[in-house]
Context: one part of a larger RNA
Molecule: large-subunit ribosomal RNA, domain III
Organism: Zoogloeaceae bacterium
RNA sequence: GAGUAGCGAUAAAGCGGGUGAAAAGCCCGCUCGCCGAAAGCCCAAGGUUUCCUGCGCAACGUUCAUCGGCGCAGGGUGAGUCGGCCCCUAAGGCGAGGCAGAAAUGCGUAGUCGAUGGGAAACAGGUCAAUAUUCCUGUACCGAUUGUGAGUGCGAUGGGGGGACGGAGAAGGUUAGGUCGGCCGGGUGUUGGACGUCCCGGUUUAAGCGUGUAGGCGUGGCUCUUAGGCAAAUCCGGGAGUCUUAGCUGAGGCGUGAUGACGAGGGCUCACUGAGCCUGAAGUGACUGAUACCCUGCUUCCAGGAAAAGCCUCUAAGCUUCAGCUCACAAUCGACCGUACCGCAAACCGACACAGGUGGGCAGGUUGAAAAUACCAAGGCGCUU
Numbered sequence: 001g002a003g004u005a006g007c008g009a010u011a012a013a014g015c016g017g018g019u020g021a022a023a024a025g026c027c028c029g030c031u032c033g034c035c036g037a038a039a040g041c042c043c044a045a046g047g048u049u050u051c052c053u054g055c056g057c058a059a060c061g062u063u064c065a066u067c068g069g070c071g072c073a074g075g076g077u078g079a080g081u082c083g084g085c086c087c088c089u090a091a092g093g094c095g096a097g098g099c100a101g102a103a104a105u106g107c108g109u110a111g112u113c114g115a116u117g118g119g120a121a122a123c124a125g126g127u128c129a130a131u132a133u134u135c136c137u138g139u140a141c142c143g144a145u146u147g148u149g150a151g152u153g154c155g156a157u158g159g160g161g162g163g164a165c166g167g168a169g170a171a172g173g174u175u176a177g178g179u180c181g182g183c184c185g186g187g188u189g190u191u192g193g194a195c196g197u198c199c200c201g202g203u204u205u206a207a208g209c210g211u212g213u214a215g216g217c218g219u220g221g222c223u224c225u226u227a228g229g230c231a232a233a234u235c236c237g238g239g240a241g242u243c244u245u246a247g248c249u250g251a252g253g254c255g256u257g258a259u260g261a262c263g264a265g266g267g268c269u270c271a272c273u274g275a276g277c278c279u280g281a282a283g284u285g286a287c288u289g290a291u292a293c294c295c296u297g298c299u300u301c302c303a304g305g306a307a308a309a310g311c312c313u314c315u316a317a318g319c320u321u322c323a324g325c326u327c328a329c330a331a332u333c334g335a336c337c338g339u340a341c342c343g344c345a346a347a348c349c350g351a352c353a354c355a356g357g358u359g360g361g362c363a364g365g366u367u368g369a370a371a372a373u374a375c376c377a378a379g380g381c382g383c384u385u
Stems, first nucleotide, its partner, number of pairs: 013031006032382004040362004046342002050340001051075006060068002080141002082338003086119003092113003098107003122139005142334011153319002158314004166301004172294003177288005182203006204261002208256004215249003220243007228236002262283001265279006302305001348357002364376003
């Protein structure tokens, strides 16, 4: 230079009370303002204790600070069903033997890894200062093992089926959600009206189990035969005959779950910030209505749209009072890892509490074609002078 530039979005604050040495900034209350396809909620990645509580204010916080993602201490993450591990494979990696190379090493068969994909099973309510599909309550489901009973041709790293898949378009049926009525509870004032009115609030309930609907696909059984499926086959495929329209799938609804839970409100108590206990009404109809489900469906098009296992079935070797397989019932078991918190951000990537960047899901009301716009709800904030 200079007490100058600046103090990081112009969404906005005001008052009262509390605490305190001290309050524009902390806590509580009232009013005001901002977002609301987000500036709300839930996941993934990443971070790694930042979460909650108590104590504290040197430094950190672009001001202050009694406050904090700061300092110190204590506490906090509970799973057969969520995700991983596990079984399976994709691109790709590694790769016994092998081939190539002077070597280092490169390629690659059998294999073995590798999710961003396929594969068993849980919902509702309650609860802590901090976790919950994990704890508790209620109601379920799956797999394995064992036992009992009944029946029985079982058997694989092999055969077959299945799993199993593209784009676009259209229609229908539903549900979530919403709106209105009805119902229930409360209010109805200082003047005129209003009590059969008006205003406010509530009207919520899952998985599972039973039924098997709108709809979609579609013949199926038996007998004989068979150059295919690297062997075999009763399986799959091909052929012939005969009888027949079976069967599979499938949202939603209804019933049950639920004489339960929740529930506006009311009452009582306390060390009235707050917490605990008791009680508890109605809980229903119509309309609208999805981008969600039926739908891996249907129609159509050419560029013709993963694999493998689990699963079903067939036999081979073999076993055949055993073992094994099927059904029913019961008992037991279900390990390990993640789970706090942030997560369009002050906690991630940007040297910063940085107007930048960051994948997926949810999608209320009025207006509207709309996820636009504008104003609002739930919820969250007023962007640290």